Predicted 3D model of a 72-nucleotide RNA (transfer RNA) from an Anaerolineaceae bacterium. The sequence is in RNAcentral, with records from ENA. Lineage of the source: Bacteria > Bacillati > Chloroflexota > Anaerolineae > Anaerolineaceae. It matches the Rfam family "tRNA". About the family: Transfer RNA (tRNA) molecules are approximately 80 nucleotides in length. Rfam classes the family as a transfer RNA. Model confidence (mean pLDDT): 81 of 100.
[in-house]
RNA sequence: GCCCCUGUAGCGCAAUGGAUAGAGCGUCAGCCUCCGAAGUUGAAAGUUGGAGUUCGAGUCUCCACAGGGGCA
Numbered sequence: 001g002c003c004c005c006u007g008u009a010g011c012g013c014a015a016u017g018g019a020u021a022g023a024g025c026g027u028c029a030g031c032c033u034c035c036g037a038a039g040u041u042g043a044a045a046g047u048u049g050g051a052g053u054u055c056g057a058g059u060c061u062c063c064a065c066a067g068g069g070g071c072a
Stems, first nucleotide, its partner, number of pairs: 001071007010025002013022001018055001027043005048064005
């Protein structure tokens, strides 16, 4: 330099183009306990950026950015 793949919560992952983007682990708070663990209830935390297509985009298209792989 060329080609391919990936990018969603703190982490690893879901989500036929259509209802308010979910669940697990983790974190925080309440309950429980002498204290903690466990259990239980609840909360916070979100689609890499921009443009386009569409009535409607996490999903499709394009350009960037980041990561991974292949060839040279």